[in-house]
């Protein structure tokens, strides 16, 4: 240039063929402790890398874009 995957929370990831976005770990508060840690509770963080299209309804299907991988030229 060519094909291919990958991009969701601070980090690493899920999301069952389109129907209200979660986990675990980290931050915050409580609890337990003499203090921390461990442990138990709760809360708060998201324009699903962007930009439009299809649809009653998109993370999710389509088109282009941007980054990052790999393979090929």
């Nucleotide at each position: 240039g060519u094909g291919g995957g990958c991009g969701u929370a601070g980090c690493u990831c899920a999301a069952u063929u389109g129907g209200u976005a979660g986990a675990g770990c980290a931050c915050c508060g409580c609890g337990u402790u003499g203090u921390g840690g461990u442990c138990g509770c709760g809360a708060a963080g998201g324009u699903c890398g962007c930009g439009g299209g299809u649809u009653c309804a998109a993370a999710u299907c389509c088109c282009g874009u941007c980054g990052c991988c790999c393979a090929c030229c």
This is a predicted structure of a 73-nucleotide RNA (transfer RNA) from a Candidatus Nealsonbacteria bacterium. It matches the Rfam family "tRNA".